[in-house]
């Protein structure tokens, strides 16, 4: 520096669930919560998943939107063995 995530230590992140708020919905904010996470920081560029609208017999297809804790890529970061 790479691969790599043992062990230790220091910050952090916050699923389900609950209440408030917000959106047509998927979802999303804030608070309580804490199953988990070494990128569970950040990006919607591939695949994929949800929603809406169109299309139609039903889908394909097309257009808008969500999800980064679905997977890949990208980009930056703490610790530190064999």
């Nucleotide at each position: 520096u790479a691969c790599g995530g043992a062990a230790a230590a220091u910050a952090g992140c916050a699923a389900a669930c609950u209440g408030c708020c917000u959106g047509a919905a998927a979802g999303g904010g804030c608070a309580g919560g804490g199953c988990g996470c070494a990128a569970a920081g950040c990006c919607a560029c591939c695949g994929g998943u949800c929603c809406c609208g169109u299309g139609g017999a039903a889908g394909a297809g097309c257009g808008g939107g969500a999800c980064a804790g679905c997977g890949g890529g990208g980009u930056u970061g703490c610790c530190g063995a064999a």
Predicted 3D model of an 82-nucleotide RNA (c-di-GMP-I riboswitch aptamer) from a Nitrospirota bacterium. Taxonomically the source falls in Nitrospirota (Bacteria, Pseudomonadati).